Context: one part of a larger RNA
């Protein structure tokens, strides 16, 4: 000097990103126990008191009397408590080896598909799972206890239904056209050149007929998603219940709101502090909340996140000491 323990004057979080670490509390018995609440809880709430040994008695639970210590759960093991907010209802699950959470799951809710040789899935197939189940079942997707609720938009995309019209494949069919060529005609320098061209073979090929789909017509948002701008107006001012206008499929309802969402921003006001960019309660000017991509509350629960109080302490003021182990020095 470092490590692991120990005790500590005065103060007591002034430390620090943060009470990290440590300390406090702790067992059993008795008394007692608030808000809130889904009436189960909250709750070991909080707060307070007792605890050994000996003798006698005993209904064997204990009672009475006495004794000692600084100390009687005498060691060890063995919750610190409280107030408030966010998120997630809860127990659970997860990144084996940097993340345990507000993420996943969950009971509950909803939509959609599926009538059984089911839908869905695996496999080329046979076959298998689903299921030796049968719509109170099975698959997929979303939401996530409970309470109160879940507004408007079907124009786009998707899905479902429709079939009048438009478009439309392969296919049937083969109108027609081209190539080749026997042969024929014309010309000829007799070598050929040009034209027409049956059958066969061959290369193509129009109208007509014709499915789904798409266009089209409807429905559907707990399907994917979306949910405006400008100008004016009231007898102080300010504001605008009101009016006008443009655009839209429709212009954000209830509730909440500087929020895990607020840029400006340490918004403004109030509370707490001597002093508070955090925190709590309000306001609403929501850059850019908003209703199962769920909205807003909520008892209980949480090794979650945040704020305060109290108890407690070497975290600190501020460093020093003791024990042991090591480094180090000497032999």
């Nucleotide at each position: 000097c470092c490590g692991u323990g120990g005790a500590g004057a005065a103060g007591g979080a002034a430390c620090u990103a943060g009470g990290c670490a440590a300390a406090u509390u702790g067992a059993c018995g008795c008394u007692g126990u608030a808000a809130c609440u889904u009436c189960g809880g909250g709750a070991u709430a909080a707060a307070g008191c007792g605890u050994a040994c000996c003798a006698u008695c005993u209904u064997c639970g204990g009672a009475u009397g006495g004794u000692c210590u600084c100390a009687g759960u005498a060691a060890a093991a063995u919750g610190g408590u409280u107030c408030a907010a966010c998120c997630a209802a809860c127990u659970g699950u997860u990144u084996a080896a940097c993340a345990a959470a507000a993420a996943c799951a969950c009971a509950g809710g909803g939509c959609c598909c599926u009538g059984c040789a089911a839908a869905a899935u695996c496999g080329u197939a046979a076959g298998a799972u689903g299921a030796c189940g049968u719509a109170u079942a099975g698959a997929g997707c979303c939401u996530g206890a409970u309470a109160c609720c879940u507004g408007c938009c079907c124009g786009g995309u998707g899905c479902u239904g429709g079939a009048a019209g438009g478009u439309u494949a392969a296919g049937c069919g083969g109108a027609g056209a081209g190539g080749u060529c026997a042969g024929c005609c014309a010309c000829u320098u007799c070598g050929g050149u040009g034209g027409c061209g049956a059958a066969g073979c061959u290369u193509u090929g129009a109208u007509u007929c014709u499915a789904a789909g798409c266009c089209c017509c409807a429905g559907u948002a707990a399907a994917c998603g979306g949910c405006g701008g400008c100008g004016g107006u009231a007898a102080c001012u300010a504001u605008a219940a009101c009016c006008g206008u443009c655009c839209u499929a429709a212009g954000g309802u209830a509730g909440c709101g500087a929020a895990a969402u607020u840029c400006c921003u340490u918004g403004u006001c109030g509370g707490g502090u001597a002093a508070g960019u955090u925190c709590c309660g309000a306001c609403c000017u929501g850059c850019a909340c908003g209703a199962a991509u769920g909205g807003c509350g909520u008892a209980a629960c949480g090794a979650c996140u945040u704020c305060c109080c109290u108890a407690c302490u070497g975290u600190c003021u501020c460093a020093a000491c003791c024990a042991c182990a090591g480094a180090c020095c000497c032999a």
Notes: Predicted 3D model of a 331-nucleotide part of an RNA (large-subunit ribosomal RNA, domain IV) from Selaginella bryopteris. The RNAcentral record of the full RNA draws on SILVA. Its mean pLDDT, the model's own confidence on a scale to 100, is 86. It matches the Rfam family "Bacterial large subunit ribosomal RNA". The source organism's lineage runs through Eukaryota, Lycopodiopsida, Selaginellales, Selaginelloideae and Selaginella.